[in-house]
The prediction has a mean pLDDT of 86. SAM riboswitch aptamer (S box leader) from a bovine gut metagenome, 96 nucleotides, folded computationally. The sequence is in RNAcentral, with records from MGnify. The same sequence occurs in records of 2 taxa.
This record gives sequence, C1' cells and structure tokens, in this order.
RNA sequence: CUUAUCAAGAGUGGCAGAGGGAACGGCCCUGUGAAGCCCGACAACCUGCGCGAGAGCGUAAGGUGCCAAAUCCGUCGGCGGAAGUCGAAAGAUAAG
Repeated sequence: CUUAUCAAGAGUGGCAGAGGGAACGGCCCUGUGAAGCCCGACAACCUGCGCGAGAGCGUAAGGUGCCAAAUCCGUCGGCGGAAGUCGAAAGAUAAG
C1' cells in the first nucleotide's frame, strides 16, 4: 500500500502492585486489585488434517489475534425539527 472483518465469544486462577480504555474531547474501568508476566479460555484470518464434484463444511495441531462497555461514544460529511440514522476518516486484526 491492497483486500477482508470489526453489535457474537472468552477466568471466582497464580505472580505483581497503580494505572488502564490508540490520539483528542467525553464517559468509564480500577486496592472488591490497573498495566505487565504465567496459566487458562475464546475465535477460526492463514497453514495443516478429514469430508465434499464444487461452493463449502468440520477439526483446533501449527502461525497470528483476542478475552469491560459496538472499534465504549464522539471527531468529517449526507438526511432529519429532534430523537436518530447512513456513509467516511482514524484505528485494530488477518492475509498478500
């Protein structure tokens, strides 16, 4: 940079000890224990394996990813009196 996806799912565990939710504005989570590490779990994008004429389905061994809240909400624009709704941007993840 390109393409796809982002409303589902996932811990009463151990260590640790003050932060965390990308940015900014909100609004939240957190000593009834944040980040991080380990274990565990979820998922099924890629590989593998099985089935299938194919589309695809299954499995979960390997490579990633993920495990508060819609990507927590908004940020730019369309429609709307408003509530709201649709799209984009930005971001995240996978594959190339």